Transfer RNA from a Candidatus Magasanikiibacteriota bacterium, 73 nucleotides, folded computationally. The coordinates come from a structure-prediction model, not an experiment, and the mean pLDDT is 80. Rfam family: tRNA. It is annotated as a transfer RNA. Taxonomically the source falls in Candidatus Magasanikiibacteriota (Bacteria, Bacteria candidate phyla).
RNA sequence: GACCCUGUAGCUCAGCUGGUAGAGCAGUAGCCUUUUAAGCUAACGGUCGUGGGUUCGAACCCCACCGGGGUCA
Numbered sequence: 001g002a003c004c005c006u007g008u009a010g011c012u013c014a015g016c017u018g019g020u021a022g023a024g025c026a027g028u029a030g031c032c033u034u035u036u037a038a039g040c041u042a043a044c045g046g047u048c049g050u051g052g053g054u055u056c057g058a059a060c061c062c063c064a065c066c067g068g069g070g071u072c073a
Base pairs, nucleotide, nucleotide: 001072002071003070004069005068006067007066010025011024012023013022019056028042029041030040031039049065050064051063052062053061
């Protein structure tokens, strides 16, 4: 330098052919328990890497850029 993969909650990851963004764990509150742990319940937590474009509508499609990994030179 060229190409490929990847970026979504604090962490690990889903998200179907474009139609209001989810799970598990962690944390918080409550229940249970003599207490803790375990168990149960609930809520909270996201400008979907950044900036544009297409579209009635974008995490998803297109362009550029940034970060991480890889192959080749």